Background: The prediction has a mean pLDDT of 85. This is a predicted structure of a 118-nucleotide RNA (FMN riboswitch aptamer (RFN element)). Its Rfam family is "FMN riboswitch aptamer (RFN element)". Rfam links the family to the GO term FMN binding. About the family: The RFN element is a highly conserved domain that is found frequently in the 5'-untranslated regions of prokaryotic mRNAs that encode for flavin mononucleotide (FMN) biosynthesis and transport proteins. This element is a metabolite-dependent riboswitch that directly binds FMN in the absence of proteins. In Bacillus subtilis, the riboswitch most likely controls gene expression by causing premature transcription termination within the 5' untranslated region of the ribDEAHT operon and precluding access to the ribosome-binding site of ypaA mRNA.The FMN riboswitch structure, reported in present an FMN-bound six-stem junction, adopts a butterfly-like scaffold, stapled together by opposingly directed but nearly identically folded peripheral domains.
């Protein structure tokens, strides 16, 4: 300093108005954005996780899975700036990315601590 094993802690944001018997669900304005990577910064680019199906020796496996174009600038940016756009699981309820619930869960990975071996 790299590599591996354990283990601790940490790991998701966002609303107001109008109609209405009733809707933070409709309409209208608003207002959000996991993780890692990427010649430089990412909700929309490669991946990943969470929901969701199926499977199962209950450890996990395997599938599904949404959206971004145009100018500038740069040696580089589908990642900044300017400018239009778009996308947002499942259950509940007057139709939910923004309330409520599974969730004091789970989780990608992040700080770090030990031991070990180069």
């Nucleotide at each position: 300093g790299a590599c591996g094993u354990g283990c601790u802690c940490c790991g998701g944001g966002g609303u107001c108005g109008g109609u209405g018997a009733a809707a933070u669900u409709c309409c209208g304005a608003g207002c959000c954005g996991g993780c890692g990577g990427u010649g430089a910064c990412a909700g929309u680019c490669c991946g990943c996780g969470a929901c969701c199906c199926g499977c199962u020796u209950c450890g996990g496996c395997g599938g599904u899975g949404g959206a971004g174009c145009c100018g500038g600038u740069g040696g580089a940016a589908c990642u900044c700036c300017g400018g239009c756009a778009c996308c947002g699981a499942c259950a509940g309820u007057a139709c939910a990315g923004c309330c409520u619930g599974g969730a004091u869960g789970a989780g990608a990975g992040g700080c770090g601590c030990a031991c070990a071996u180069c």